[in-house]
Transfer RNA from Akkermansia sp., 72 nucleotides, folded computationally.

């Protein structure tokens, strides 16, 4: 320098046009004589940045940044 990939909650990942979910982690609560398992609840995200195309974009095009592989 080229090429492919990836970028979504504290963490590990889903979702691939109709407005974001799980798991484990936080929080109160319930269950126990306590604790630990367990169960309700809830909180917690400008979907890297930035432009474009849609009646609408995490999602589809373009640029950029980081990161990972390969090629020379």
């Nucleotide at each position: 320098g080229c090429u492919u990939c990836u970028g979504u909650a504290g963490c590990u990942c889903a979702g691939g046009g109709g407005u974001a979910g799980a798991g484990c982690g936080c929080a109160u609560c319930c269950u126990u004589g306590g604790u630990a398992a367990g169960g309700a609840u809830g909180a917690g995200g400008u979907c890297g940045c930035g432009g474009g195309u849609u009646c609408a974009a995490a999602u589809c095009c373009c640029g950029c940044c980081a990161g990972a592989a390969g090629c020379u």
Background:
The sequence was found in a public genome assembly. It matches the Rfam family "tRNA". Taxonomically the source falls in Akkermansia (Bacteria, Pseudomonadati, Verrucomicrobiota, Verrucomicrobiales).